[in-house]
RNA sequence: GGGGCAUUAGCUCAGCGGAGAGAGCACUCGGGUUCGAUCCGACAGGUCGGGGGUUCGAGUCCCUCAUGCCCCA
Numbered sequence: 001g002g003g004g005c006a007u008u009a010g011c012u013c014a015g016c017g018g019a020g021a022g023a024g025c026a027c028u029c030g031g032g033u034u035c036g037a038u039c040c041g042a043c044a045g046g047u048c049g050g051g052g053g054u055u056c057g058a059g060u061c062c063c064u065c066a067u068g069c070c071c072c073a
Stems, first nucleotide, its partner, number of pairs: 001072007010025004018056001028042004049065005
């Protein structure tokens, strides 16, 4: 220098262009327990990496930038 993949909750990840963005774990609260663990219930937590474009409508499609990983030279 060329190419590919990934970026969504604190972590690991889902999410055929269409209602109000989800799960597990963690955190918090409650139950439970002599106190805890396991277990049960509940709440909270997101500008979907930044910017732009296409569209009636974008987490999803296109462009660009950033970061990480990989391949080629």
Overview: A computed fold for a 73-nucleotide RNA from a rhizosphere metagenome, annotated as transfer RNA. Its Rfam family is "tRNA". By type it is a transfer RNA. Model confidence (mean pLDDT): 81 of 100.